[in-house]
Molecule: Bacterial RNase P class A
Organism: Candidatus Alistipes avicola
RNA sequence: CGGCAGGUACGCUCCAUCGCCGCUCGUCCAUCGAGGGGAGGAAAGUCCGGGCAACACAGAGCGCCACGCAAGCUAACGACUUGAUAUCCGUGAGGGUAUAGCAAGUGUAACAGAAAACGACCGCCCGCAAGGGUAAGGGUGAAAAGGCGGGGUAAGAGCCCACCGCGGAGGUAGUGAUACGCUCCGGUCCGUACAUCUCGUGGGUUGCAAGACCAUGUAUACCGGCAAUUAAGGGUUGCUCGCCCAAUGCCGGGGGGUAGGUUGCUUGAGGCGUCGGGAGACCGGCGUCCUAGAUAAAUGAUGGAGACUCCGGGCAACCGGAGUACAGAACCCGGCUUACAGGACCUGCAAAGCA
Numbered sequence: 001c002g003g004c005a006g007g008u009a010c011g012c013u014c015c016a017u018c019g020c021c022g023c024u025c026g027u028c029c030a031u032c033g034a035g036g037g038g039a040g041g042a043a044a045g046u047c048c049g050g051g052c053a054a055c056a057c058a059g060a061g062c063g064c065c066a067c068g069c070a071a072g073c074u075a076a077c078g079a080c081u082u083g084a085u086a087u088c089c090g091u092g093a094g095g096g097u098a099u100a101g102c103a104a105g106u107g108u109a110a111c112a113g114a115a116a117a118c119g120a121c122c123g124c125c126c127g128c129a130a131g132g133g134u135a136a137g138g139g140u141g142a143a144a145a146g147g148c149g150g151g152g153u154a155a156g157a158g159c160c161c162a163c164c165g166c167g168g169a170g171g172u173a174g175u176g177a178u179a180c181g182c183u184c185c186g187g188u189c190c191g192u193a194c195a196u197c198u199c200g201u202g203g204g205u206u207g208c209a210a211g212a213c214c215a216u217g218u219a220u221a222c223c224g225g226c227a228a229u230u231a232a233g234g235g236u237u238g239c240u241c242g243c244c245c246a247a248u249g250c251c252g253g254g255g256g257g258u259a260g261g262u263u264g265c266u267u268g269a270g271g272c273g274u275c276g277g278g279a280g281a282c283c284g285g286c287g288u289c290c291u292a293g294a295u296a297a298a299u300g301a302u303g304g305a306g307a308c309u310c311c312g313g314g315c316a317a318c319c320g321g322a323g324u325a326c327a328g329a330a331c332c333c334g335g336c337u338u339a340c341a342g343g344a345c346c347u348g349c350a351a352a353g354c355a
Base pairs, nucleotide, nucleotide: 001353003349004348005347006346007345008344010342012306013305014304015303016302017301018300020038021037023035024034025033026032040326044337045336047335048334049333050332051331052207053206054205055204064203065202066201067200068199069083070082071081072080084099085098086097087096088095089094100198101197105196106195107192108191121138122137123134124133125132126131146164147163149161150160151159165188166186167185168184169183170182171180172179173178211263212262213261214260217258220255222253223252224251225250226249227248233245234244235243236242270289271288272287273286274285275284276283277282307324308323309322310321311320312319313318
């Protein structure tokens, strides 16, 4: 040089013309005019957490889902930060995965193998034999009943002992996970919880199409008034009349719902700068700024100039062509995940390659 690792900020620019959606002013309204504003790092997936809102809720239990080392950070979290232990990848910087409990119960382990956890196939030992003892040796397997040495024995065996491993208690260091060539105790129990299960912690449900308010037309519950008809309904009654109710029409009032409108709505755990604290996530002080609010949904189109990348041509200056990603606010925040042309900056790495 080239290549990597971790991180940060960016992610086309300018001009002209024509539009689109809000705001302010002229102007009270419409229109018109002027001024000024108008997508993102992910606005995405809607996977976690919170605010806000409506509904539900005495208390307790079951079920379901998520999570499961320590300390911290935070409004909160299953996120994030720093650290611990184990393991894998990389030369390395560094990165990935896992971490409550199989010593509670149950299940399960293909093939091979005698046996996959109440282990005797061969072998060894005792025995005339029947039978018994034996996990030292062999072979199988991904995995074989702690390892090694000594004692011991008929042969063997944690059967006994030392050391190592494992588990527990203490000590020391550390806030803690944990560590230790420290001390003591236990002969020491296969793996699998991303099998069921047990334990612990957390979660009420639904989402701004939440919710609140105003309310046109038509129809209409209900209420009042008037009119007409009782031939037919109900009540009163033995029957008739009468009276009351109901039924029909018109007028007025009127609740709920629909179209539509207003609000929620963007000033907020806010952005930027700077200083300070912290290893960091993050926290605090001061200064400064206001920076989309649409509703079938605006944020665009055309032309010109430039920048960058790639391809082709050329010794070169340069010329020609193509391209400039992923994407598109919908109540608001903190995270995670996924997509992304292209360069820029900071810190770090050194095995191989080129010079």